[in-house]
RNA sequence: UAUUUCCUUCGGGGCAGGGUGAAAUUCCCGACCGGCGGUAAUCUAGAUUUAGAGAGCCCGCGAGCUAAUGUUUUAGCAGAUCUGGUGAGAUUCCAGAGCCGACAGUAUAGUCUGGAUGGAAGAAGGAUGUC
Numbered sequence: 001u002a003u004u005u006c007c008u009u010c011g012g013g014g015c016a017g018g019g020u021g022a023a024a025u026u027c028c029c030g031a032c033c034g035g036c037g038g039u040a041a042u043c044u045a046g047a048u049u050u051a052g053a054g055a056g057c058c059c060g061c062g063a064g065c066u067a068a069u070g071u072u073u074u075a076g077c078a079g080a081u082c083u084g085g086u087g088a089g090a091u092u093c094c095a096g097a098g099c100c101g102a103c104a105g106u107a108u109a110g111u112c113u114g115g116a117u118g119g120a121a122g123a124a125g126g127a128u129g130u131c
Base pairs, nucleotide, nucleotide: 002130003129005127006126007125008124009123010122017029018028019027031111032110033101034100035061036060037059038058042053043052044051045050056099057098064077065076066075067074068073081097082096083095084094085093103114104113105112
């Protein structure tokens, strides 16, 4: 430096305030939130090419759902962005305005309760074998 197998740990946030009503954190006004990997013209550190951070709506993954199936597994379904600016180059930067969010329960839920003290995309560390 490349790489095999295994172990451990970690691994999701959010309705303030008000209205109607017998009843709503579910409706209405309004408020709030953004998993993981990739990309990135920005930022920081360092000091000359290196490290770290940087997209909910660009690409992919995960949880979820449906069907088949004895198991395991296979197949399928599954959200959302525009306008302006700078520039050689931006759906990522800056400004503005928008939009989206599994299943079950319940007065209709991204935010409550539940499956879930679960699972998981993955992240970090350690052990071990080989080159």
Source information
FMN riboswitch aptamer (RFN element) from Vulcanibacillus modesticaldus, 131 nucleotides, folded computationally. It matches the Rfam family "FMN riboswitch aptamer (RFN element)". Its family is annotated with FMN binding in the Gene Ontology. From the family's description: The RFN element is a highly conserved domain that is found frequently in the 5'-untranslated regions of prokaryotic mRNAs that encode for flavin mononucleotide (FMN) biosynthesis and transport proteins. The sequence was found by an Rfam model in a public genome assembly.